[in-house]
Context: one part of a larger RNA
RNA sequence: AACGAACGCUGGCGGCACGCUUAACACAUGCAAGUCGAACGGAGUGGGGGGGCUUGCUCCUCCAUUCAGUGGCGCACGGGUGAGUAACACGUGGAUAACCUGCCCUGGAAUCCGGAAUAACAUUGCGAGAGCGGUGCUAAUACCGGAUAAGCCCACGGUCCCUCGGGAUUGUGGGAAAAGGCGGCCUCUGACUCAAGCUGCUGUUUCAGGAUGGGUCCGCGUCCUAUUAGCUAGUUGGCAGGGUAAGAGCCUACCAAGGCGACGAUGGGUAGCUGGUCUGAGAGGAUGGUCAGCCACACUGGAACUGAGACACGGUCCAGACUCCUACGGGAGGCAGCAGUGGGGAAUUUUGCGCAAUGGGCGAAAGCCUGACGCAGCGACGCCGCGUGGGGGAAGAAGGCCUUAGGGUUGUAAACCUCUUUCAGGUGGGACGAAGCCACUCGGGUUAAUAGCCCAGAGGGUGACGGUACCGCCAGAAGAAGCCCCGGCUAACUACGUGCCAGCAGCCGCGGUAAUACGUAGGGGGCAAGCGUUGUCC
Numbered sequence: 001a002a003c004g005a006a007c008g009c010u011g012g013c014g015g016c017a018c019g020c021u022u023a024a025c026a027c028a029u030g031c032a033a034g035u036c037g038a039a040c041g042g043a044g045u046g047g048g049g050g051g052g053c054u055u056g057c058u059c060c061u062c063c064a065u066u067c068a069g070u071g072g073c074g075c076a077c078g079g080g081u082g083a084g085u086a087a088c089a090c091g092u093g094g095a096u097a098a099c100c101u102g103c104c105c106u107g108g109a110a111u112c113c114g115g116a117a118u119a120a121c122a123u124u125g126c127g128a129g130a131g132c133g134g135u136g137c138u139a140a141u142a143c144c145g146g147a148u149a150a151g152c153c154c155a156c157g158g159u160c161c162c163u164c165g166g167g168a169u170u171g172u173g174g175g176a177a178a179a180g181g182c183g184g185c186c187u188c189u190g191a192c193u194c195a196a197g198c199u200g201c202u203g204u205u206u207c208a209g210g211a212u213g214g215g216u217c218c219g220c221g222u223c224c225u226a227u228u229a230g231c232u233a234g235u236u237g238g239c240a241g242g243g244u245a246a247g248a249g250c251c252u253a254c255c256a257a258g259g260c261g262a263c264g265a266u267g268g269g270u271a272g273c274u275g276g277u278c279u280g281a282g283a284g285g286a287u288g289g290u291c292a293g294c295c296a297c298a299c300u301g302g303a304a305c306u307g308a309g310a311c312a313c314g315g316u317c318c319a320g321a322c323u324c325c326u327a328c329g330g331g332a333g334g335c336a337g338c339a340g341u342g343g344g345g346a347a348u349u350u351u352g353c354g355c356a357a358u359g360g361g362c363g364a365a366a367g368c369c370u371g372a373c374g375c376a377g378c379g380a381c382g383c384c385g386c387g388u389g390g391g392g393g394a395a396g397a398a399g400g401c402c403u404u405a406g407g408g409u410u411g412u413a414a415a416c417c418u419c420u421u422u423c424a425g426g427u428g429g430g431a432c433g434a435a436g437c438c439a440c441u442c443g444g445g446u447u448a449a450u451a452g453c454c455c456a457g458a459g460g461g462u463g464a465c466g467g468u469a470c471c472g473c474c475a476g477a478a479g480a481a482g483c484c485c486c487g488g489c490u491a492a493c494u495a496c497g498u499g500c501c502a503g504c505a506g507c508c509g510c511g512g513u514a515a516u517a518c519g520u521a522g523g524g525g526g527c528a529a530g531c532g533u534u535g536u537c538c
Base pairs, nucleotide, nucleotide: 002536003535005534006533007532008531009530012386013385014384015383016382018379019378020344025342026341027340029339030338031337034073035072036071039070040069042067043066044065045064046063047062048061049060050059051058052057080297081296082295089222090221091220092219093218094217095216096215099214100213104210105209106208107207108206109205110204111203112146113145114144115143121136122135123134124133125132126131152175153174154173155172156171157170158169159168160167161166180202181201182200183199184198185197189195190194223269224268225267230260231259232258235257236256237255238254240252241251242250272294273293274292275291276287277286278285279284299320300319301318302317303316322333323332324331325330350376352375353374354373358372359370360369361368362367389419390418391417392416399410400409401408402407423479425474426473427472428471429470433465436462437461438460440459441458442457443455444454445453446452482527483526484525485524486523487508488507489506493522494521495520496519497518503510504509
């Protein structure tokens, strides 16, 4: 000098930051990932129209809304923690002719013909429940078969270029696709107000490229210990096969006997790494909390499934420990998400408000969801700013303390006069953040079109914070100062008490009857809404 601090005394206001460093201990409760009806079939409710009619029932149709289900996308992001890890984990620079990449963008080519199911639903059975089963019916952008193939993939060839599986071109054989939805119109065709037609939007398949995100490999760098000196059997290499998006002992069989090591292998200990942060003139040392990048983990251990992506925090399965329910047969759970509880500890906050903004997921959109985020609350935990008044006022009140008893000091300090009103208080006004978006109205363009879509403008709507910031006014010096120290280091001295006692102390050291070192008082010094102490690092 510094701190994610704690403790003691004290404490007026504001802004901005920060806030379990310990038990990766256990968790009550609520919330933290959904969304789409413009993919699909149903069921319920409300309303409108029409038919049958037994006049209060039934059938058809339309609209709105809700619900679970099938299906799609998301759930691999965002958020948390640092247990493990001394490692290509991280940092940095490269390689990939050894690779992948949903959504997005650009360009090319397509989107044809069929089929069989199944949930929901109905019915039925088992079970305390969690839940599970049988039978029957049904839809799709769910599933399956076939067609087609510019290009793509595989096999075998040819030519050229080239740095292994790269690029260009070409021949033969074989192989793999698809899905529709919504709106509008009558310009074309058919029909005669509707489509199989036209048109707009969106989706689906395939190929090439881009962008983004990743996988893998390599050079260099990255703590202590030799009171750890040898380590190694898939071990090191080869061949064949398997496996992966992809190279490889990554895996398997066989063959060889290699590979690493005092330039520290192997073992042990400790530790997430970095940008940075603290300190220092620098070199260096220490550190890695908040913020940002990467990694790892999600009760403990193991495994795969789905998927573009996981071996998946709020998914699945198995095992284990723990907790809970049970009708004893069997089941349920995982806060290192946000709050919150117990426990541990010197010690670390509200079971708050809002999606208004930014960002994310889904959706054509309106919108829905979002403890990300934006805010508020608590804490002097830190940094910064402000205030607790300004001016005048005695050769100097009173009181206190000291005194050589004359006086000195507290001290312009107070009183008193005058002025101001920050902040707090009261009262009135009152935001920026809203860019954008919008089912509404008007204008223009595209067009066959008054759909749809696009563009611009106006009106109107949309704010958690918040009646907050800020501004005006009101009253009155009014409500706002402490803490540590005063022997030397080290700025600041006297009196009394005590008498090696009580005590102080960072070091030297003080105290045994005149203590500037203990305790109290007066005075003084330092810092100040803080001041000291302790801890840690430089």